[in-house]
Predicted 3D model of a 102-nucleotide RNA (TPP riboswitch aptamer (THI element)) from Chitinophagaceae bacterium UBA2375. The sequence was found by an Rfam model in a public genome assembly. The coordinates come from a structure-prediction model, not an experiment, and the mean pLDDT is 76. The source organism's lineage runs through Bacteria, Pseudomonadati, Chitinophagia, Chitinophagales and Chitinophagaceae. It matches the Rfam family "TPP riboswitch aptamer (THI element)". Gene Ontology term of the family: thiamine pyrophosphate binding. Rfam describes the family as follows. Vitamin B(1) in its active form thiamin pyrophosphate (TPP) is an essential coenzyme that is synthesised by coupling of pyrimidine and thiazole moieties in bacteria. The previously detected thiamin-regulatory element, thi box was extended, resulting in a new, highly conserved RNA secondary structure, the THI element, which is widely distributed in eubacteria and also occurs in some archaea. Analysis of operon structures identified a large number of new candidate thiamin-regulated genes, mostly transporters, in various prokaryotic organisms. The THI element is a riboswitch that directly binds to TPP to regulate gene expression through a variety of mechanisms in archaea, bacteria and eukaryotes. through a variety of mechanisms in archaea, bacteria and eukaryotes. Tandem TPP riboswitches have been reported where both TPP riboswitches respond independently to TPP. The structure of TPP riboswitch has been reported for Escherichia coli and Arabidopsis thaliana.
């Protein structure tokens, strides 16, 4: 020095759905508040969760299909199919050159 890289530290991406009571309000069945259920890390709480190219975080396609559920973006699929956010600093491990001694 290289390569590969945990971690760190700074930046930065990202989502918030379904549902039942009760209350205000509206009068076509909705919006807003409170308490609860379900998935899930993370359902508006936020100095929290998650994830940042080795990118299934997360968005499109999509009011998508196909199963399930009280009902959903619950599950599977579609699918490594398009898009999508990095700099630094590094221990160890292994290769190579380089010095020093025997």
């Nucleotide at each position: 020095u290289a390569c590969u890289g945990a971690a760190u530290u700074c930046c930065g991406g990202g989502g918030u759905g379904c549902u039942u009571c009760c209350g205000u309000u509206a009068c076509a069945u909705g919006a807003c508040g409170g308490a609860g259920g379900c998935u899930g890390a993370g359902a508006u709480g936020a100095u929290a969760c998650c994830c940042g190219u080795a990118a299934a975080a997360c968005c499109u396609g999509a009011a998508c299909a196909g199963g399930a559920u009280a009902a959903u973006g619950c599950c599977u699929g579609c699918g490594a199919a398009g898009g999508g956010a990095g700099a630094a600093u590094g221990a160890a491990c292994u290769a190579a050159g380089c010095g020093c001694c025997c």